Transfer RNA from a Pseudomonadota bacterium, 71 nucleotides, folded computationally. Its Rfam family is "tRNA". It is annotated as a transfer RNA. The source organism's lineage runs through Bacteria, Pseudomonadati and Pseudomonadota.

[in-house]
RNA sequence: GCGUCCAUCGUAUAGUGGUAAUACCUGACCCUUCCAAGGUCAAGCUGGGAGUUCGAUUCUCCCUGGACGCU
Numbered sequence: 001g002c003g004u005c006c007a008u009c010g011u012a013u014a015g016u017g018g019u020a021a022u023a024c025c026u027g028a029c030c031c032u033u034c035c036a037a038g039g040u041c042a043a044g045c046u047g048g049g050a051g052u053u054c055g056a057u058u059c060u061c062c063c064u065g066g067a068c069g070c071u
Base pairs, nucleotide, nucleotide: 001070002069003068004067005066006065007064010024011023012022013021018054026042027041028040029039030038047063048062049061050060051059
């Protein structure tokens, strides 16, 4: 230099053109004499920009960051 792939709550991962899911973590409540464990509920996320579309996290392009391969 060229090519391929990836980017989703604080963390690890699903998923999809029509209001984004699970587990851990966190908070509140229940239980307990107290703590731990357990139960219920809640908060919290689609890397940035542009385009297509009635509608984009999903499709296209560029950028940024990362992984791999070739030279």